[in-house]
RNA sequence: GAUUUAUAAAGAUGAAGCGAGAGACGGGCUCUUUGACCUUCGGCAACCACCAAAAGUUGGCAUGGUGCUAAUUCCCGCCCAAAAUGGGAAAUAUAAAUU
Numbered sequence: 001g002a003u004u005u006a007u008a009a010a011g012a013u014g015a016a017g018c019g020a021g022a023g024a025c026g027g028g029c030u031c032u033u034u035g036a037c038c039u040u041c042g043g044c045a046a047c048c049a050c051c052a053a054a055a056g057u058u059g060g061c062a063u064g065g066u067g068c069u070a071a072u073u074c075c076c077g078c079c080c081a082a083a084a085u086g087g088g089a090a091a092u093a094u095a096a097a098u099u
Stems, first nucleotide, its partner, number of pairs: 001099008014041004021031003025077004042069003047065002050060004073091001078088004
């Protein structure tokens, strides 16, 4: 990098450093020198690991490996429908396994 599975309408108002863009992509719409983004600490959560019971799983832990920490994945994007809406898919993100 690729494939498969699971999840994505919850949660985390902070501080220090840096200094100009950022929110995946396109169209919108937002955040941002009253310092965004990013890094560290802090915080949130519980996929794997660990423990117990089970045997198509459940509970515990938050020490380890991740992850997350504006707005529903910020909204839409393709399809269906009795179509200002609802459903499904795709894309994206995270975790684990395989390669």

Predicted 3D model of a 99-nucleotide RNA (SAM riboswitch aptamer (S box leader)) from a Flavobacteriaceae bacterium. Of the family's consensus pairs, 97% are formed in the model. The source organism's lineage runs through Bacteria, Pseudomonadati, Bacteroidota, Flavobacteriales and Flavobacteriaceae. It was read from a public genome assembly, where an Rfam model found it. Its mean pLDDT, the model's own confidence on a scale to 100, is 86. It matches the Rfam family "SAM riboswitch aptamer (S box leader)". Its family is annotated with regulation of gene expression in the Gene Ontology.